[in-house]
Context: one part of a larger RNA
Molecule: small-subunit ribosomal RNA, 3' major domain
Organism: uncultured organism
RNA sequence: GGACGGGGGUCCGCACAAGCGGUGGAGCAUGUGGUUUAAUUCGAUGCUACGCGAGGAACCUUCCUUGGGCUAGAAUGUGAGCAAUAUUGUGAGAGAUCAGAAGUUCUUCGGACAUGAAACAAGGUGCUGCAUGGCUGUCAUCAGCUCGUGCCGUGAGGUAUUGGGUUAAGUCCCGCAACGAGCGCAACCCAUAUUCUUAGUUGCCAGCACAUAAUGGUGGGGACUCUAAGGAGACAGCCUGCGCAAGCAGAGAGGAAGGAGGGGACGACGUCACGUCAUCAUGCCCGUUACGCCCAGGGCUACACACGUGAUACAAUGGCCGGUACAGAGGGUAGGGACACAGUGGUGUGAAGCCAAUCUCAAAGAGCAGGUCUCAGUUCGGAUAGUAGUCUGCAACUAGAAUACGUGAAGCGGGAAUCGCUAGUAAUCGCAUAUCAGCAAAGAUGCGGUGAAUCCGUUCCCGGACCUUGUACA
Repeated sequence: GGACGGGGGUCCGCACAAGCGGUGGAGCAUGUGGUUUAAUUCGAUGCUACGCGAGGAACCUUCCUUGGGCUAGAAUGUGAGCAAUAUUGUGAGAGAUCAGAAGUUCUUCGGACAUGAAACAAGGUGCUGCAUGGCUGUCAUCAGCUCGUGCCGUGAGGUAUUGGGUUAAGUCCCGCAACGAGCGCAACCCAUAUUCUUAGUUGCCAGCACAUAAUGGUGGGGACUCUAAGGAGACAGCCUGCGCAAGCAGAGAGGAAGGAGGGGACGACGUCACGUCAUCAUGCCCGUUACGCCCAGGGCUACACACGUGAUACAAUGGCCGGUACAGAGGGUAGGGACACAGUGGUGUGAAGCCAAUCUCAAAGAGCAGGUCUCAGUUCGGAUAGUAGUCUGCAACUAGAAUACGUGAAGCGGGAAUCGCUAGUAAUCGCAUAUCAGCAAAGAUGCGGUGAAUCCGUUCCCGGACCUUGUACA
C1' cells in the first nucleotide's frame, strides 16, 4: 500500500420496508441431475450452469451406437498417361457400392466440363481454455483507475485523489504543496415525445365535381393525417427563497416536453488461472487400413426419481353463444395468396392482382351491447387414451403438427422457503418475425391495446462506494 472485521462514520441500489403479481402444491412443455442403455454425442455447474451453445434432432443435421464398406482417401492444387467425360437404361445390394450396356459436349478458339498410376501437400467436433489469440459473462453503467513534473519520506510509498459543501457521477464549487493531464462520468450517435420548412406517390381527402348498392372508386387538391430529408426546441434560461460559490428547494409563467423528459447503443484500470481448442484461429501432445472418410438402421425423444424455467388452470371481475369496434411492427416469387366453389373443420379445386406505403398474410384480442349457465369437480379445467380423415415430406413405427367426433384425469388457490416489478412500469390482452419442407414455439426477439397499487422511512437482511480504526492475514 491492500484485503478482512457479528469496528465506527457518511451515502447509494426493487437491498429492506410499503404494495401488486407470481414460483414452491396439480397435470403438461422444456432444460438439467440421476438412473438406464449398444448408444442415450459434447460442452455450460453458487451469484455469473439448468426454454444455456441449439434463431427449429424423423433422414440430413450428428459429433454417439450397431452393422456394411474405403485407404493419397469425402473436398482442393500439381500431375505422367488415357481419350473421352457428362447423360440415360439394366442387374445385384439395406445403401455406400459393384458389374455390364447405350452414348460422344460447349467454345468468344484463350479455354470450360471429366477420369487418372506414383509422389508431394491431406483429414481428426481427438487432448490440453491451467500453453494461447479472438470473442464473451461477472463485479458494474459501480465511480472509480492512473500518469508527468513538483514537494514530503532512508525506503516501501505518500501528496495530488484527503478536507467543507454539492451531484446520478473523481459532477462541479471553495479550500489546500501541489500544478496539470490521461482512461472512465457526461456530451457527441440512434430511435421516441412537439413543431416548422421542403416534397406529394403507391399514402391522405377539407373544400369542388363525377360515379356507385357501397368504397379516395375517378377528375382534382397539398389543407389535414402520414411518409422522409433538413431545421427549431430544454439551458435551472426567467421569478422567489437559501447559499461565498457550485447548487438546492418552491411556486409560477411560457411550453408538446422541466430540472439527465422517458428509452437504447456505449462497459475505465482490473477481478474470478470465469467460459469457450465443438464458431473460428493456433502452440504442444496423440492417432494415420484409423481417433480419418462413405453408407443403412438405431440413438440424441429412454424413465422408480430430484431440481430449475415456463405455459394452462383451479372459475361468476368467470365459461359458452352469436353480434359489433379500435393497433403497431413485421413478412412475401421455390413465395404470400384475395375471391369463388366443396367440406362441420384441418384443408382441397380453380384463380385475380402483387418483387409490394399499390396486392396479400390479416381475423387483432382483451373491450362494448345482448343472451345463457347459478356455485356444482360443474356448460370450470383440459391431461390421458379411442376412431376417422388433413398437411408437409423419398419417408411421420421408434419420434411431426394441426382437425372433427366422442373420452373427460389431477386440480377447489398451494408447507418451509423464494422471485419479479417504482409508470405507460407491474398485471393483463393479442399480433408479428427469425430459424424453417414440416414442427414438438407453451421458447426467443420485437410490436402495440387496456392499464394499477405503493414508496412512512433506512433500524434490520443482501450487494456496493468513500473516509477512518484494529489486525497474530497475504